[in-house]
RNA sequence: GCCUUAUAAAGAGCGGCGGAGAGAACAGGCUCUGUGAUGCCCGGCAACCUGUCCGGCGGGACAAGGUGCUUCAUCCUGCGGCGCGUGCCGAAAGAUAAGGU
Numbered sequence: 001g002c003c004u005u006a007u008a009a010a011g012a013g014c015g016g017c018g019g020a021g022a023g024a025a026c027a028g029g030c031u032c033u034g035u036g037a038u039g040c041c042c043g044g045c046a047a048c049c050u051g052u053c054c055g056g057c058g059g060g061a062c063a064a065g066g067u068g069c070u071u072c073a074u075c076c077u078g079c080g081g082c083g084c085g086u087g088c089c090g091a092a093a094g095a096u097a098a099g100g101u
């Protein structure tokens, strides 16, 4: 990189560095941003996997380790179905974890 499965409308800083755009691709929107964004560090949140503990099992607890996350629902929409006014449902794509290759 590819395949499979599962999950996602919750949660989480007025910190340090740094100095310009950022939000997966493309498009249309909509937000954030020199009152300092993205990113890195620290902190925090959470509990997918490992670990420790409790339990007869189902399961529960802890949060040490491996990730992850820490603006706006995966920020919304774009594809299909229903309704045809708002919208609802399902895909596709992406993200994260685990397993496989």
Base pairs, nucleotide, nucleotide: 001101002100003099004098005097006096007095013042015041016040017039021032022031023030026078027077028076029075043070044069045068048066049065050064051062052061053060054059074093079090080089081088082087
Predicted 3D model of a 101-nucleotide RNA (SAM riboswitch aptamer (S box leader)).
Rfam family: SAM riboswitch aptamer (S box leader). Rfam's curators write: The SAM riboswitch is found upstream of a number of genes which code for proteins involved in methionine or cysteine biosynthesis in Gram-positive bacteria.
The coordinates come from a structure-prediction model, not an experiment, and the mean pLDDT is 86.
Of the family's consensus pairs, 97% are formed in the model.